[in-house]
Transfer RNA from a Candidatus Daviesbacteria bacterium, 71 nucleotides, folded computationally. It was read from a public genome assembly. The prediction has a mean pLDDT of 84. Its Rfam family is "tRNA".
């Protein structure tokens, strides 16, 4: 230099154009003499910038970081 893959709550991962989810963690309440466990509820996220579209996490282009391969 070229090609491919990944980037989504604090963390690990789903989600192939139409309300952004789960587990775990965090906070509150219930239960208990206390702790743990359990139940209920709550806050928090689409790497960044453009384009296409009525509508983009999703499609296109550029860019950043990481990983793999080629040279």
């Nucleotide at each position: 230099g070229c090609g491919g893959g990944a980037u989504u709550g604090g963390u690990u991962c789903a989600g192939u154009g139409g309300u952004a989810g789960a587990a775990u963690a965090c906070c509150g309440c219930c239960u208990u003499c206390c702790c743990a466990a359990g139940g209920c509820g709550g806050g928090g996220a689409c790497g960044c910038g453009a384009g296409u579209u009525c509508g983009a996490u999703u499609c296109u282009c550029g860019u950043a970081u990481c990983c793999c391969g080629c040279u």